Annotation:
Predicted 3D model of a 73-nucleotide RNA (transfer RNA) from Cryptomonas sp.

């Protein structure tokens, strides 16, 4: 180098080209408790790795890149 996978909140993860981008672990508050664990309610938190492109509309399809994993010479 040459192919192939993968890259979504801190962590892990889901989402037929169409909706306010799922959900869990975590935090953070509040009920509960003497207290703390558990268990309930609620908040926060992603410009979908970057950078154009198709389209009325892109995490999604195309082009270049850029980490990473692997298979080859």
């Nucleotide at each position: 180098g040459a192919c192939c996978g993968c890259g979504u909140g801190g962590c892990c993860u889901a989402a037929a080209g169409g909706a306010u981008a799922u959900g869990g672990c975590g935090u953070c508050a509040g009920a509960c408790u003497u207290c703390g664990a558990a268990u309930c309610u609620g908040a926060a938190a992603a410009u979908u790795g970057c950078g154009g492109g198709u389209u009325c509309g892109a995490a999604u399809c195309c082009c270049g890149c850029c980490g990473u994993g692997g298979u080859u010479u």
Rfam family: tRNA. By type it is a transfer RNA. The coordinates come from a structure-prediction model, not an experiment, and the mean pLDDT is 80.